The RNA shown here (transfer RNA) has 76 nucleotides and comes from an uncultured bacterium.
Rfam family: tRNA. It is annotated as a transfer RNA.
A source record names the gene trnT.
RNAcentral records the identical sequence in 12 taxa.
The sequence is in RNAcentral, with records from ENA and MGnify.
RNA sequence: GCCGUCUUAGCUCAGUUGGUAGAGCGGCGCAUUCGUAACGCGCAGGUCGCCGGUUCAAUCCCGGCAGACGGCUCCA
Numbered sequence: 001g002c003c004g005u006c007u008u009a010g011c012u013c014a015g016u017u018g019g020u021a022g023a024g025c026g027g028c029g030c031a032u033u034c035g036u037a038a039c040g041c042g043c044a045g046g047u048c049g050c051c052g053g054u055u056c057a058a059u060c061c062c063g064g065c066a067g068a069c070g071g072c073u074c075c076a
């Protein structure tokens, strides 16, 4: 330099032939217990990396940028 994959909740990850997002763990509350833990119930938490485009509508499609990982190549 070229090519590919990935970027979604605090962490690990789902998701959708475009119709406005979920799980597990973690956090908080309640219940239970003599008490703690575990189990049970509930709650909060997301500009879906950033900037544009297409569309009535974009996490999803297109382009650019950034970051992470991998492959190829080059040789100054």
Base pairs, nucleotide, nucleotide: 001072002071003070004069005068006067007066010025011024012023013022019056027043028042029041030040049065050064051063052062053061